Predicted 3D model of an 89-nucleotide RNA (c-di-GMP-I riboswitch aptamer). The prediction has a mean pLDDT of 80. Its Rfam family is "c-di-GMP-I riboswitch aptamer". Rfam's curators write: GEMM was predicted in a large-scale screen for bacterial structured RNA regulatory elements. Gene Ontology term of the family: cyclic-di-GMP binding.

């Protein structure tokens, strides 16, 4: 450089659940925990995708609320797009 992950070595990351904390919510940080990960590193209005819906709008009902719609809140552990360690040909 290209092509790839030995139940290989150094290590890393860490769902789900539980505590604290921030948030109208998805969800976000910390601490404990491991379900998995060879990119579970990074990039979220300017790629597709999903999640909430305070606010607004529109509707019902008319204290209080209840539907529906809506991102400039959010997911990178959903594809993607960037970059890289160790090792194997």
């Nucleotide at each position: 450089a290209u092509u790839u992950g030995a139940u290989a070595a150094a290590g890393g990351c860490a769902a789900a659940c539980c505590c604290a904390u921030u948030g109208a919510a998805a969800a976000g940080u910390g601490g404990g925990g491991a379900c998995g990960c060879a990119a579970a590193a990074c990039u979220a209005u300017a790629g597709g995708g999903g999640u909430u819906a305070a606010g607004g709008c529109g509707g019902a009902a008319u204290u209080u609320u209840c539907c529906g719609c809506u991102a400039a809140a959010c997911c990178a552990g959903c594809c993607a797009g960037u970059u890289a360690c160790c090792g194997a040909u």